[in-house]
Context: one part of a larger RNA
RNA sequence: CUCCAGUGGGACGCGAAGACCCCGUGAAACUUUACUGUAGUUUGUUGCUGUUAUGUGAAGUUGAUUGUUCAGAGUAGCAAGUAGCUGUUUGAGGUUUACGACGCCAGUCGUGAAUUUAGGCAUCAAUGAAACACUUGCCUUUUAGUUUUACAUAACUAACUUUCUUUUCGGAGAAAAGACACCAGCAGAUGGACAGUUUGGCUGGGGUGGCACCCUGCUGAAAAGAUAUCAGUAGGGCCCAAAGGUUGGCUCAGUCUGGUCAGAAAUCAGACGUUGAGUGUAAGAGCAUAAGCCAGCCUGAUUGGAUUUCUAAAUAGACGAAAUCCAAAGACGAAAGUCUGGUCUAGCGAUCUUCAAUACCUCCUUAAUGGGGGUUUGAAAUGACCGAAAAGUUACUCCGGGGAUAACAGAGUUGUCGCGCCCGAGCGUCCAUAGCGACGGCGCGGCUUGCUACGCCGAUGUCGGUUCUUCCUAUCCUGGAUGUGCACAAGCAUCCAAGGGUGGGGGUGUUCACCCGUCAAAAGGGAUCGUGAGCUGGGUUCAGAACGUUGUGAGACAGUUUGUUUGAUAUCUACUGGAGA
Numbered sequence: 001c002u003c004c005a006g007u008g009g010g011a012c013g014c015g016a017a018g019a020c021c022c023c024g025u026g027a028a029a030c031u032u033u034a035c036u037g038u039a040g041u042u043u044g045u046u047g048c049u050g051u052u053a054u055g056u057g058a059a060g061u062u063g064a065u066u067g068u069u070c071a072g073a074g075u076a077g078c079a080a081g082u083a084g085c086u087g088u089u090u091g092a093g094g095u096u097u098a099c100g101a102c103g104c105c106a107g108u109c110g111u112g113a114a115u116u117u118a119g120g121c122a123u124c125a126a127u128g129a130a131a132c133a134c135u136u137g138c139c140u141u142u143u144a145g146u147u148u149u150a151c152a153u154a155a156c157u158a159a160c161u162u163u164c165u166u167u168u169c170g171g172a173g174a175a176a177a178g179a180c181a182c183c184a185g186c187a188g189a190u191g192g193a194c195a196g197u198u199u200g201g202c203u204g205g206g207g208u209g210g211c212a213c214c215c216u217g218c219u220g221a222a223a224a225g226a227u228a229u230c231a232g233u234a235g236g237g238c239c240c241a242a243a244g245g246u247u248g249g250c251u252c253a254g255u256c257u258g259g260u261c262a263g264a265a266a267u268c269a270g271a272c273g274u275u276g277a278g279u280g281u282a283a284g285a286g287c288a289u290a291a292g293c294c295a296g297c298c299u300g301a302u303u304g305g306a307u308u309u310c311u312a313a314a315u316a317g318a319c320g321a322a323a324u325c326c327a328a329a330g331a332c333g334a335a336a337g338u339c340u341g342g343u344c345u346a347g348c349g350a351u352c353u354u355c356a357a358u359a360c361c362u363c364c365u366u367a368a369u370g371g372g373g374g375u376u377u378g379a380a381a382u383g384a385c386c387g388a389a390a391a392g393u394u395a396c397u398c399c400g401g402g403g404a405u406a407a408c409a410g411a412g413u414u415g416u417c418g419c420g421c422c423c424g425a426g427c428g429u430c431c432a433u434a435g436c437g438a439c440g441g442c443g444c445g446g447c448u449u450g451c452u453a454c455g456c457c458g459a460u461g462u463c464g465g466u467u468c469u470u471c472c473u474a475u476c477c478u479g480g481a482u483g484u485g486c487a488c489a490a491g492c493a494u495c496c497a498a499g500g501g502u503g504g505g506g507g508u509g510u511u512c513a514c515c516c517g518u519c520a521a522a523a524g525g526g527a528u529c530g531u532g533a534g535c536u537g538g539g540u541u542c543a544g545a546a547c548g549u550u551g552u553g554a555g556a557c558a559g560u561u562u563g564u565u566u567g568a569u570a571u572c573u574a575c576u577g578g579a580g581a
Base pairs, nucleotide, nucleotide: 001580002579003578004577005576006575007574009573010572011571014567021402022401023400024399026398027397028394029393030392031391034197035196036195037194038193040190041189042188043187044186045185046184047183050156051155052154053153054152055151056150057149058148059147060146061145062144063143064142067139074132077138078137079136080135081134084121085120086119093116094115095114096113097112098111099110100109101108102107161176162175163174164173165172166171200213201211202210209230214236215235216234217233218232219231237385238280239342240341244298245297246296247295248294249293250292252276254272255271256270257269258268278287279286281347283345284344285343302328303327304326305325306324307323308322309321310320317386330339331338332337353380354379355378356377357376359375360374361373362372363371364370410454411452412451413450415449417445418444419443420442421441422440426436427435463538464536465535466534468530469527470526471525472524473523476501477500478499479496480495481494482493483492484491504516505515506514544562545561546560547559548557549556550555
């Protein structure tokens, strides 16, 4: 160097667009007191659906009845017409009497009996808002009859229904039930039985928590402006008819001195008093000419229009907030003037829909009226705050992606961890340093645990054990030294040193830890927490099942228990053994 046979360290080897994790305004299945619906169930009603009675109610109709302010002879319902109406053996009116109804106690109406015999009522007049007889219509009260209708109860039979018999298949009959039920329409309730969907975002992974999701002040912010973080510190989602406008006036907090009760501090007097007080509400800015305090009169906290600034990321918008100006009608003031809320910066909301106001436009309708639609202004909320109408589970899961983002290992860092050094208060009878060493300071290591999210999600197999090899020293034993609070022996501490060694058992999946008996000693670590294309598979971490807890439930639980496929191959390289040159 070549070949043969092997081993399985490496080729972040092969296999499968990672099943864990996150993301998608992806999917599916399941659950429910998520949302919206649907079968089904149920209730009412209408049709199929007819007859009778009783009771209660409603409506109509016929007859009767009823109607009292004062004045007026009087119990005057309203309106219209009109000068007559009625009676004389078919008996007006009066008188007596019996009964009934109403009643405002005045009377009115009706029925019957007795008696008498020719008028009575109205017009006119009086009174009064209205004038009466008679006729017609209507209203109010009450009552009798009648018609229709609703409900309840009771009954009927002929629809409809069921069973049976018979049949010439067309029907016929009997019994039961019966206008109920069945069926159909409409309306209400219920309705995971079923269906379609939704189940937010930010985020030092996601979840839990929180709101940094709409606004305001200050710091951060690097002396123009702008400027981020789940940075820091505080606030808002109002309040006020005066706490607003204007005109006029006043000066606060505090200190000192004096003064009855009265004190450090009550009310009073004097002096000093640049803002230390006060300002409706956070902070900042502002304010004494006051924007602070008091009083008078008011409503400018009004209507219409225009421009500008902030909001506002782009030379683009919305809502909102503010500033300036014009016009109208006003308030206060003698006037000049001031006033479009609060000294300024927070206190807020689109389309659709509903409601309200004011007039106007338009359509329909009417005798008048009334009704529908629209324009303008305002109110009602979306706080996930430029605004879908919306709950969960998945370990039975699936798809598309991501190392944009977590779990293992790596890398960075090293708070934590391990090991040193400096200083030396103090302990050590005395004596800082034989041996220790507070409070502090400075490092090293990269074994723990964190942090970061740099590499890996078209996959680098995840704990422990086992097997086998090598390395480090911060040395447990063995070797050589020094100090000693080293007499010797035995120790304690330190220095040099990695050649060799560092074992056997018990329960536990354990690493670790504990225990037992030995030993010279039973040291600590690295090698992808060495080592699964070497083994194992007890643990963790699929699907089945159970317990406890939890959840309405589907289900869930760094809670427990049982169960659970460890693939294939050796091309290169590496190594082992052999053969040949």

Record summary: Predicted 3D model of a 581-nucleotide part of an RNA (large-subunit ribosomal RNA, domain V) from a marine eukaryotic metagenome. Its mean pLDDT, the model's own confidence on a scale to 100, is 81. Its Rfam family is "Bacterial large subunit ribosomal RNA". Gene Ontology terms of the family: structural constituent of ribosome and ribosome.